This is a predicted structure of a 1192-nucleotide part of an RNA (large-subunit ribosomal RNA, half B) from Candidatus Pacearchaeota archaeon ex4484_31.
It matches the Rfam family "Archaeal large subunit ribosomal RNA".
It was read from a public genome assembly.
The prediction has a mean pLDDT of 81.
Context: one part of a larger RNA
RNA sequence: GGCUGGUAAGGGAAAUCGGCAAAUUGGCCUCGUAUCUUCGGUAGAAGAGGUGCCUAUGCUUGUGCCUUUGAUUCUUUUGAAUUGAAGGUGCAAGCGUAGGUCGCAGUGACAAGGGCGGCCCGACUGUUUAUUAAAAACGUAGCCAAGCGCAAAGCCGAAAGGCUUGGUACGCUUGGUGAGGCCUGCCCAGUGGUGGUGUUUGAAGGCUCCUUUCAAGGAGCUUAAGACCCACCAAACGGCGGGCCUAACCUUGAGGCUCUUAAGGUAGCGUAAUGCCUUGUCGUCUGAAUGGCGACGUGCAUGAAUGGCUUAACGAGGUCGCCACUGUCCCUACCAGCCAGCUUCCGAACGUCUCUUCCUGGUGAACAGGCCAGGGACGCCCAGUGGGAAGCGAAGACCUUGUGGACCUUUACUGCAGCCUGUUGUUGUGUUUUGCGAUUGGGUACAAAGAGUAGCUAGGAGGGAUGAAAUGAAGCUUCGGCGUAGUGGACCGAAAGUGUAACACUAGCUACCCUUUUGCAAAACACUCACUCGAAAGAGGACAGCAGCAGGUGGGCAGUUUGGCUGGGGCGGCACCCUCCCGAAAAGAUAUCGGGAGGGCCCAAAGGUGAGCUCAGCGUAGUUGGAAACUACGCGUAGAGUGCAGGGGCAAAAGCUCGCCUGACUGUGGCUCGAAAAGAAAGAGCCGCAGGCGCGAAAGCGUGGCCCAGCGAACCCUAAUGGCUCUUUAGUGGAGCCUUAGGAUGACAGAAAAGGUACCCCAAGGAUAACAGACUGGUCGCGCCCGAUAGUUCACAUUGACGGCGCGGUUUGGUACUCCGCUGUCGGCUCUCCCUAUCCUGGCUGUGCACAAGCAGCCAAGGGUGCCGGGGUUCACGCAUUAAAAGGGAUCGUGAGCUGGGUUGAGAACGUCGUGAGACAGUUUGGUUGAUAUCUACUGGGCGUGUUGUUGCCUGAGUGGAACCAAGCCGUAGUACGAGAGGAACCGGCUUGGGGGGCCUCUGGUCUAGCGGUUGUCCUAACAGGGCAGGCCGCGCAGCUACGCCCUGGUGGAUAAGGGCUGAAUGCAUCUAAGCCCGAAGCCACCCGCAAAAAGAGGCAACAAAGGCCGUCCAAGAAGAGGACGUUGAUAGGGCCGGGGUGUAAGUGCCGAGACGCAAGUCGAGGCAUUCAGCCCGCGGCUACUAAAAGC
Repeated sequence: GGCUGGUAAGGGAAAUCGGCAAAUUGGCCUCGUAUCUUCGGUAGAAGAGGUGCCUAUGCUUGUGCCUUUGAUUCUUUUGAAUUGAAGGUGCAAGCGUAGGUCGCAGUGACAAGGGCGGCCCGACUGUUUAUUAAAAACGUAGCCAAGCGCAAAGCCGAAAGGCUUGGUACGCUUGGUGAGGCCUGCCCAGUGGUGGUGUUUGAAGGCUCCUUUCAAGGAGCUUAAGACCCACCAAACGGCGGGCCUAACCUUGAGGCUCUUAAGGUAGCGUAAUGCCUUGUCGUCUGAAUGGCGACGUGCAUGAAUGGCUUAACGAGGUCGCCACUGUCCCUACCAGCCAGCUUCCGAACGUCUCUUCCUGGUGAACAGGCCAGGGACGCCCAGUGGGAAGCGAAGACCUUGUGGACCUUUACUGCAGCCUGUUGUUGUGUUUUGCGAUUGGGUACAAAGAGUAGCUAGGAGGGAUGAAAUGAAGCUUCGGCGUAGUGGACCGAAAGUGUAACACUAGCUACCCUUUUGCAAAACACUCACUCGAAAGAGGACAGCAGCAGGUGGGCAGUUUGGCUGGGGCGGCACCCUCCCGAAAAGAUAUCGGGAGGGCCCAAAGGUGAGCUCAGCGUAGUUGGAAACUACGCGUAGAGUGCAGGGGCAAAAGCUCGCCUGACUGUGGCUCGAAAAGAAAGAGCCGCAGGCGCGAAAGCGUGGCCCAGCGAACCCUAAUGGCUCUUUAGUGGAGCCUUAGGAUGACAGAAAAGGUACCCCAAGGAUAACAGACUGGUCGCGCCCGAUAGUUCACAUUGACGGCGCGGUUUGGUACUCCGCUGUCGGCUCUCCCUAUCCUGGCUGUGCACAAGCAGCCAAGGGUGCCGGGGUUCACGCAUUAAAAGGGAUCGUGAGCUGGGUUGAGAACGUCGUGAGACAGUUUGGUUGAUAUCUACUGGGCGUGUUGUUGCCUGAGUGGAACCAAGCCGUAGUACGAGAGGAACCGGCUUGGGGGGCCUCUGGUCUAGCGGUUGUCCUAACAGGGCAGGCCGCGCAGCUACGCCCUGGUGGAUAAGGGCUGAAUGCAUCUAAGCCCGAAGCCACCCGCAAAAAGAGGCAACAAAGGCCGUCCAAGAAGAGGACGUUGAUAGGGCCGGGGUGUAAGUGCCGAGACGCAAGUCGAGGCAUUCAGCCCGCGGCUACUAAAAGC
């Protein structure tokens, strides 16, 4: 010193983020108990009183024994068993009463709630991050919504199968909210859900058509879910405005106007767990309140089941106050045990480049034990403290980077389950309807003319009692007719005529209608046999299920992406492709998120060519119509124009106008820019050759535009009355290649691509941020110059504008130099040194200085600079004091010293943002601070060597100190001064506060020496006496201590600012130049410590010894050391005496409330006496009884 405990005078939370911790309270009995309330509670509310022992005594309960007696049962009786009552006698427990009695204290130890009030949140009991979060989070009963009729919905599984459930809507599942009370407003535009509807859209399939030998291909029709469309749903996801004006003071705005929305926030609540500004304003609590509570409402950004407001009870939740209580604190002290220390034995880990391992300043990769300079420094050991080793521990978790990762989200990209739907198969039968095809039978077929309703063609001169014409129910119908039954009983046709065609009859065909049969398709309805369910009966049934194909939906799941530059990153921007000028330093080239500007087009003429012309502006004149419209003349190097930026260029032109044209050609080659080394694409430009053209008389010009910007690879697609190859090439076609052209990648030499991570991970980086340092010093702080203004006058007593110049390195920045294989971050506490730009104290000067009090300045860093309130605060604000309550530095000094309130991990909530995951220099609550010290440093203690033979006593170079600092009062003195009011000083004294040193007589604390009281229990038969974490309590000597006591100056010397003397330079003046005198709490001494290791190692004295080991010890001590003593002895122990502490021992005698007993006597807490007793002593004295032997 630490840990764990004990006790503290006076104060009583002043400590601190916060009463953390500790203390208080505590059991039982009695009395008593507010407010609120869901009437249960709150409540052990709060607050009071009692509690031991002894002697008697009462009641209750249980139980044992004895006597008497009742009842019931069994038994023939005797008797037995069960149960009850009364009396007596014991034991035990509980509840009382009375008297007595002791102590500081009677739940005497142990055990055992501190209480009250306001608010927030959550209703409550409960659950949770095993190992930093117990909460306001989760859950909860209650409320609401949705799905679901059972082969259900929901869930698991590839399936089989399983759970819910052997349950059935008063049920199950899912979601939201979260007891109770009062309530729950408006919006369906968006997203989502549900429903509906169809001239829309919508795949495969099917059908039809075109093409085709086939195949491939094309077109159309049909057509599901879905989409679209129309509605509904917000206790679905969600959302719920702005401007202007207005009432007879002002203010406010019931009201009005206007824009706008899907609707514009209702009731409530509101500076809040939500309010930025903000410490809002007011009230209250306080001496003081960034706090609490109550209000207000201008709500950055409240608000109604993402529930709003309220609420008794409850809470190891958060927050504020009050009482009690205290070592939390003022301000520490003492004590105990353990650790640490010493001896002996055993004996790790971390760490470790070699180390012969100091300080200061400097330097340096910008904070060095090692370099440079100066200083210090004999060698070694021990205990301790933690300043440094940017100490150890962990390849930084923050930040950045990586064409790293992982999870999570979604209207990122691409998929996959799942689900919905169509179709095909498994898959059958029947009926009906419709459509289509085929088929049977029948019918119909109207121009005009013709007797007339002539479908067409062919045969045809006959057909007909096997029944003609005619008629004709039913039925059909185009409304003219047809007409199979029936009636009928002989005609019909040819010829003629009309007409394109001539009728009877027969055969075939076309269109339509009816009908028969049949096939296909669709729809509907049935059936049973597949199939499904069921034990069966039976139920369902070609559906479902399963499988193939197809469309839709699809973060349920998966794989991935989510660019670069960048004075860190992000946000912003584009400096990411191209052009011009400057920068650019007279070749070329040249950077920055340098400066100034542009491009991503345009033009069929704004192109080619030839010819002609000359612009802007100005002057004169004219008409008018004016300065400016037009005309004429003149001047006019360009001051115009040139499609568009700038630069360069351009005058019979490159500008303007007109004529004719299309060279804005085809093929091919080279060069330049792109791109200053080499390589390098697209693109742009220039120069040729060949072909064929245009213009021009020609020379010639023309491969777009006066020039320099106006752009894009591969794959893929498209185009070309292009070329070629292959083909199961006849032709058409298909596939491929070449050429040319078009389609785009602007992140522009060109991936197909959104977010979150605070739950995070890995690699790398001080190539790059946050802290600190370094550099700089805009900003900041301080100073100086100038001197406008003010100060009645007067710049400079004071004030000090606009400007100018510096210093500092405490602010905030800038830079990115050091550290990312780690230099811990704000504030507080603790402790030390330093600076001065001085707040006080000291000495001076000026004053708009009478005094007093001030103001301003100079010197001065010796000392001092404090307490409290709220807030994490530094800062700032406030209260009361004070001589004053100065400012800074030391890695914003100080976490191997503490704290951990703030910031800055993981939980959770609010507001806001985001579809979401999540996010917020917004708020709120909760949230593990490692370690045995090697070196150095410092604080102490020793050993050794040297000086030196030993011992003793000194000196003091040097060094440390503040050893003092300040105030009040009294005298001076009501004096100086002043009209008065008021009101000093030198000097002297006293006291107080702070600081320092010492001490323990007093006071106080402690006192695990000691004495005494007392509880429970154990030892002993009992008493006495002891043990049990000092059991608790009272007192307490020595010692140690503060809260106690004592001490704590002035003088001299040299100076600062300043004041002077003499005195020149400068015949004066001048404090200065030579010289001299003064002058501060400051400097140096006198004072107190350390000190001869002061290497210049000192001096003096004595002496032949001395010292050590060993033993007994100590007011000395961690170990060493120091001191006393060792028989010639009081060193320790013992004994005796004194003094002191406690408080009157044991034993004995007497008394004792009473009780029992005829009596003798017995029980009895306790009292008195013996007894200022007993017990004890780290103190003093005396005394050799014991031990300090022998010895080395």